[in-house]
The RNA shown here (transfer RNA) has 71 nucleotides and comes from a Candidatus Aenigmatarchaeota archaeon.

């Protein structure tokens, strides 16, 4: 200098171009003498701009951070 893979909830991860789920966390109630476990309920998200398309987390293109390979 090239070249590639990656970014989604506080963690961790799913998601043919068509409602963003699942865990764990928190938070509330149940349950218990209490608390833990267990149950039921809520809470919270696609890494920035731009473009394609009815319709983007997905596809294109720019940037920005990580990680690998070449030199």
């Nucleotide at each position: 200098g090239g070249g590639g893979u990656c970014a989604u909830a506080g963690u961790c991860u799913a998601a043919c171009g068509g409602c963003a789920g699942g865990a764990u966390g928190g938070c509330a109630c149940g349950c218990u003498c209490c608390a833990g476990a267990c149950g039921u309920g809520c809470u919270g998200g696609u890494c920035g701009g731009g473009g394609u398309u009815c319709g983007a987390a997905u596809c294109c293109u720019c940037g920005u951070g990580a990680c690998c390979c070449c030199a």
Model confidence (mean pLDDT): 84 of 100. Its Rfam family is "tRNA". Its family is annotated with triplet codon-amino acid adaptor activity in the Gene Ontology. Lineage of the source: Archaea > Nanobdellati > Candidatus Aenigmatarchaeota.